[in-house]
About this RNA:
Model confidence (mean pLDDT): 81 of 100. A computed fold for a 75-nucleotide RNA from an uncultured archaeon, annotated as transfer RNA.

RNA sequence: GGGCCCGUAACUCAGCUUGGAUAGAGUGCCUGCCUUCUAAGCAGGAAGUCGAGAGUUCAAAUCUCUCCGGGCCCG
Numbered sequence: 001g002g003g004c005c006c007g008u009a010a011c012u013c014a015g016c017u018u019g020g021a022u023a024g025a026g027u028g029c030c031u032g033c034c035u036u037c038u039a040a041g042c043a044g045g046a047a048g049u050c051g052a053g054a055g056u057u058c059a060a061a062u063c064u065c066u067c068c069g070g071g072c073c074c075g
Stems, first nucleotide, its partner, number of pairs: 001074007010027004020058001029045005051067005
C1' cells in the first nucleotide's frame, strides 16, 4: 500500500441482510421488599449524539461516501 471484519448502556452482545412502531437483552449500578446482617430471591428504576461527519429518503443503528480506532490476511 491492497482486501476483509468489528465499533450500539459501565461491561458482554442482539438488532443491520429485507429502512418505518418509544432502540433492546444479560451482567453490573441505584431504590424498595425479604433477612438478625450479608448473599441469594422478588419488585421497580436510572443509564445510549447506535465511533465521527456528509449524502440519499417522507423517514437511517440499518443504504452510499469520506474519515477515526481495533483485529485478521496479502504484498
The sequence was found in a public genome assembly.